[in-house]
RNA sequence: GGGGCUGUAGCUCAGCCUGGGAGAGCGCACGGCUGAAGACCGUGGUGUCGCGUGUUCAAAUCACGCCAGCCCCA
Numbered sequence: 001g002g003g004g005c006u007g008u009a010g011c012u013c014a015g016c017c018u019g020g021g022a023g024a025g026c027g028c029a030c031g032g033c034u035g036a037a038g039a040c041c042g043u044g045g046u047g048u049c050g051c052g053u054g055u056u057c058a059a060a061u062c063a064c065g066c067c068a069g070c071c072c073c074a
Base pairs, nucleotide, nucleotide: 001073002072003071004070005069006068007067010026011025012024013023020057028044029043030042031041032040050066051065052064053063054062
């Protein structure tokens, strides 16, 4: 220098192909239960969807550029 994959909640990830409600598990907070704690039960999503621009009535999703990580080629 060229190419591919990945980037979404505190963590691990789904959703993207086929545009329209932002979600799951774990963790965490509060309450219940217990002598107390764990387990269990109930409630709570805690988020610029890596950044910017464009397309569109509407973008996590499509297009382009950029950034970061991993891998391959040179």